[in-house]
Context: one part of a larger RNA
This record gives sequence, C1' cells and structure tokens, in this order.
RNA sequence: UUGGGUUUAAAGGGUCCGUAGGCGGCCCUGUAAGUCAGUGGUGAAAUCUCCCCGCUCAACGGGGAAACGGCCAUUGAUACUGCAGGGCUUGAAUUAUUGGGAAGCAACUAGAAUAUGUAGUGUAGCGGUGAAAUGCUUAGAUAUUACAUGGAAUACCGAUUGCGAAGGCAGGUUGCUACCAAUGGAUUGACGCUGAUGGACGAAAGCGUGGGUAGCGAACAGGAUUAGAUACCCUGGUAGUCCACGCCGUAAACGAUGGAUACUAGCUGUUCGGGGCAACCUGAGUGGCUAAGCGAAAGUGAUAAGUAUCCCACCUGGGGGAGUACGUUCGCAAGAAUGAAACUC
Repeated sequence: UUGGGUUUAAAGGGUCCGUAGGCGGCCCUGUAAGUCAGUGGUGAAAUCUCCCCGCUCAACGGGGAAACGGCCAUUGAUACUGCAGGGCUUGAAUUAUUGGGAAGCAACUAGAAUAUGUAGUGUAGCGGUGAAAUGCUUAGAUAUUACAUGGAAUACCGAUUGCGAAGGCAGGUUGCUACCAAUGGAUUGACGCUGAUGGACGAAAGCGUGGGUAGCGAACAGGAUUAGAUACCCUGGUAGUCCACGCCGUAAACGAUGGAUACUAGCUGUUCGGGGCAACCUGAGUGGCUAAGCGAAAGUGAUAAGUAUCCCACCUGGGGGAGUACGUUCGCAAGAAUGAAACUC
C1' cells in the first nucleotide's frame, strides 16, 4: 500500500462552530472535460513471453509473432459525473401562531439548619467511640428561650422526569439572551452533509491578584488502634471549597458506541405538543421487552452494534520499557500536547 477493523479484544477526537477539501435532491435544454466506441499515428533496438531454427546439449545466438499495460490526433455516442442555462419543492432555512423546560447571564429576595455573639433560665457534666482518650466545662459549659451577625447550600415537590453541543444545570421573583417542538404551508428555492489546519467552550484539582470564610476539610497536631500504624476511628485544624478577574485544558470528559441521511415486524411505560365527543390517531423526545438481522459471545435490536451511502478521527503482533527520553509548541508554575529507541519476556 491493498485489505480488515474501532461497546467490552489495539482503535471514536471531551464537545461544538467552521476554512480548505470531499460528497450532494427532482425535471428540462445545451456542451462534450471525465467516460465509452471506431480509425490513424507513435510507443527505437535489445530485454521479457510464445513458436521455429543453429552451435553434439545447455548457456548463448538467429528468424518470426505477441507484447510494449502508454501517449497524441481525429470521427462519433451522451446513460452517469462535471460545466453552463432554465424550472420545481420534498432537503435546508425563514416566518406566523401555540406551547415547553433544573438552558445561560445579571440583580433582588425567602425559610430551615450549622456556627458565633449578647441576654435570660438552669447546674454538673458535655462530647465522642467497638471501648476509650485527646477536647470543651464552676471564669457556669451541654440543654433551653429571645434577639443579633455571617457564610454556604437549597429538605419536601423529585421521578429510568426535564433542559443543554459537551462539561453540566435544582429555593423564589424580575430583567436580558439563546434554544426546542408542534401546527399552518405564507416566503426563499438545494441555500445541504461532513470537516484536515484553525477557533470557542470545557468537571474536579491546581496556579496568579484581590476579597470572603459558617460548615466541611488535603497538609499538620494530638488521642486511640496496632507488633508497628507516616492509615482506617476520634478531637482539633491550614490551604482549599465560596466571589470577581485572569490562567490551566485534563478525567472511567462513558452510551467505554463520531456526525448526517434513508430504509427495515411488534408490545408496553413516560415527558411535551397537535387532532378527536370518545375509542384512539399523529409529531418530537425519553425508558423497558422483543421479530428479522447482526455479533466471538455478553448482547444489540427504529435512540442499531441491522441494511446502505457520504465525510472526519483513530488502530496495525502482544506484555513491559513508556505516555518515559529527546526535540518542538503551549503554560507563571504544576504540567499539557506531540511522542520514540535500546533492552527484555
């Protein structure tokens, strides 16, 4: 390279936007670049292949044929692709109406609980554990009542629920922004799909500057446990967790399943629409079970891992060495991205 693959064996990029590129709906006309056919020219000789012949055979040599897979010119064909022109509405989008949601951002705000402070009541314990101790407490704790302060998180509702591209999103109200679906078929008329490079977003932890700090809590200290106990348990507790701005760019970033389109039996829940008096029908999601099929099996099965097409990404004998070294790019750093080899089994 060909071929084969990527849920679990190696392998789907964390997600989306989008440049180049690749691919692309229905009908008509033209053109004839690709494509197909005919003819002509060229494709030196030698070599190679086949047939015949000559050296006693062979190597070798001679003759003939074929081949030289190609290129050029010309004459035609026009199904498909391309190019040019015209048209269409089903793909796509717009729009109107009706709805939907924990989608995002900002501001304001509520109650419960923890903690702390002040005051009252009250007196000897509280707390914690397997059992204890460290710890707190007669300078009045724990408990209880009232008030105040402050930070963080939002019980019930709550659910195989909903929304979002993914990460993710949950008290309430308001404002701003975006999205999705159905119905109508009013508008545009293929405007589409994918997407190397690139850009944006991207949990937690971590980093920088400045705030904040109730609870929790790496590190750390003490108490236990134990042979030891740099742990599990307990008492404390700093970073952090929270906010603003700026970095980092990674996760079992998982459905371990890239995106788009079309097609292929059913049954049963559920969310949001539309129609119907109802039975029920229908669209978009979200679950369970299964037919055919697929699969090594587990399983999957209209939300495909089925049948096909298009585009991208990735894998290539296995385990270790190693996601290491070197180089390069990015980063304040931590480190991230790219990514070997020797050697070894």
Predicted 3D model of a 345-nucleotide part of an RNA (small-subunit ribosomal RNA, central domain) from an uncultured bacterium.
The RNAcentral record of the full RNA draws on Greengenes.
Rfam family: Bacterial small subunit ribosomal RNA. Rfam links the family to the GO terms ribosome and structural constituent of ribosome.